[in-house]
RNA sequence: UUGGCAUCGAGAGCGCGUUAGGGUACUGGCCCGAUGAUCGCGCGGCAACCUGUCGUUAGUCUCACAACUGCGAUAAGGUGCCACAGCCAGCCCGAAAGGGAAUGAUGUGGU
Numbered sequence: 001u002u003g004g005c006a007u008c009g010a011g012a013g014c015g016c017g018u019u020a021g022g023g024u025a026c027u028g029g030c031c032c033g034a035u036g037a038u039c040g041c042g043c044g045g046c047a048a049c050c051u052g053u054c055g056u057u058a059g060u061c062u063c064a065c066a067a068c069u070g071c072g073a074u075a076a077g078g079u080g081c082c083a084c085a086g087c088c089a090g091c092c093c094g095a096a097a098g099g100g101a102a103u104g105a106u107g108u109g110g111u
Base pairs, nucleotide, nucleotide: 002110004108005107006106007105008104013043014042015041016040017039021032022031023030026090027089028088029087044082045081046080049078050077051076052074053073054072055071056070058069059068060067086103091100092099093098
């Protein structure tokens, strides 16, 4: 760069610095922002995608142990995240509620 799979209405703050925009293509809204948003750093936290560790009167396999898979726990490590539903909508179905798709983000395994 480009595919696959999973998740995306829950949850989680302070300090210092920066300085005018920001809410992750674009457009229309709405919201946040000199009472300093955003971004960066420090500490803290949320969460449980991956690894680790522990458990298992689940399965596979074995004579058995072990190992592998599943399930549960933990939170040591790798990320991620800590305004508003991915802030809402845009395309398709539907009278509507709503559903689906597309797209974006994050994780994971490929290319």

SAM riboswitch aptamer (S box leader) from a Phycisphaerales bacterium, 111 nucleotides, folded computationally. It was read from a public genome assembly, where an Rfam model found it. The model forms 97% of the base pairs in the Rfam consensus.